[in-house]
Context: one part of a larger RNA
RNA sequence: GAGUAACGACAAGAGGAGUGAAAAACUCCUCCGCCGGAAGACCAAGGGUUCCUAUCCCAUGUUAAUCAGGGUAGGGUGAGUCGACCCCUAAGGCGAGGCUGAAGAGCGUAGUCGAUGGGAAACGGGUUAAUAUUCCCGUACUCGGUAUGAAUGCGAUGGGGGGACGGAGCAGGCUAGGCAAGCAUGGCGUUGGUUGUCCAUGUGAAAGGCUGUAGGCUGGUGACUUAGGAAAAUCCGGGUUGCUAAGGCUGAGAGUCGAGACGAGCCACUAAGGUGGUGAAGUUGUUGAUGCCCUACUUCCAGGAAAAGCCUCUAAGCUUCAGUUCAUACUGAAUCGUACCCUAAACCGACACAGGUGGUCAGGUAGAGAAUACUAAGGCGCUU
Numbered sequence: 001g002a003g004u005a006a007c008g009a010c011a012a013g014a015g016g017a018g019u020g021a022a023a024a025a026c027u028c029c030u031c032c033g034c035c036g037g038a039a040g041a042c043c044a045a046g047g048g049u050u051c052c053u054a055u056c057c058c059a060u061g062u063u064a065a066u067c068a069g070g071g072u073a074g075g076g077u078g079a080g081u082c083g084a085c086c087c088c089u090a091a092g093g094c095g096a097g098g099c100u101g102a103a104g105a106g107c108g109u110a111g112u113c114g115a116u117g118g119g120a121a122a123c124g125g126g127u128u129a130a131u132a133u134u135c136c137c138g139u140a141c142u143c144g145g146u147a148u149g150a151a152u153g154c155g156a157u158g159g160g161g162g163g164a165c166g167g168a169g170c171a172g173g174c175u176a177g178g179c180a181a182g183c184a185u186g187g188c189g190u191u192g193g194u195u196g197u198c199c200a201u202g203u204g205a206a207a208g209g210c211u212g213u214a215g216g217c218u219g220g221u222g223a224c225u226u227a228g229g230a231a232a233a234u235c236c237g238g239g240u241u242g243c244u245a246a247g248g249c250u251g252a253g254a255g256u257c258g259a260g261a262c263g264a265g266c267c268a269c270u271a272a273g274g275u276g277g278u279g280a281a282g283u284u285g286u287u288g289a290u291g292c293c294c295u296a297c298u299u300c301c302a303g304g305a306a307a308a309g310c311c312u313c314u315a316a317g318c319u320u321c322a323g324u325u326c327a328u329a330c331u332g333a334a335u336c337g338u339a340c341c342c343u344a345a346a347c348c349g350a351c352a353c354a355g356g357u358g359g360u361c362a363g364g365u366a367g368a369g370a371a372u373a374c375u376a377a378g379g380c381g382c383u384u
Stems, first nucleotide, its partner, number of pairs: 013031006032381004040361004046341002050339001051075006060068002080141002082337003086119003092113003098107003122139005142333011153318002158313004166300004172293003177287005182203006188196001208257003215250004219244008228236002262282001265278005301304001347356002363375004
């Protein structure tokens, strides 16, 4: 230079009360303003205690601070069903033997790893200052083990089926959600009107069991035979033939049980934060998805993973055993994660940085619309 520039989006503050040494910034109340396909809510990644409570204000916070993602102390993450672990494989990695190579080593069979994919099963309500599909209440479901009873051809690292899949397009049936009416409860205007075709609020329910609909796919069943499925087969595939017109598989939604709870409000108490009790209506119509039926259907050529779980068939073998199936009872389901942030002041950017960051949810009015404008729930006014 200079007490100058700056104090990090022009979304915006104002009044009152409280606390306190001190209040523009903290807390509460009443208004105002901003976002609302987000500046709301929930996850993954990443972070790692930042979560909650008490207390403190040196430093951190671009100012102050009684406040804090700051200091100190205490507390907090509860699972058979969520995710991981586990079983299975993809690209790819490693790789017994093996092949190759001056050496180090390279490649690679059998194998063994490797999710971003496939594989069993849980929902609703309540509860904490802080966790909840984990605790509690209620109602379910899955897979093992053991025992008993009944029935019985069981048996695989092998065969077959299945799992099992592309793009585009389209119709129908539904549901979530919305809206309106009805119903229930409360209200009647401090300013002219408002007992009315008025205003405000509420009007809800899962998994699962039973049922098997709109639809989609496929004819069904028996006998005989068989150069295929590396052996075998009663299985799959091929062939011949008899009988037959429905049968089977799949499948949203609706219905019914689940269904006691929940529920606006009212009453009592209160440390004013809440706690306890009681508890109305809980229907209909309409609209309607980008969600479900649908991995369907139609169509196209560029022809769109694998393996296991699962079903079935036999081989060796075993066939009073073992094994398998069904029912009932008892029992088991370990370990790890679970707080909190997550379009962000908590992640990546040296910062409490106008940048970047995958997925899910998607109210109302107008609108073709997830555009845009205003707004609900919810969240904020961006730390001078």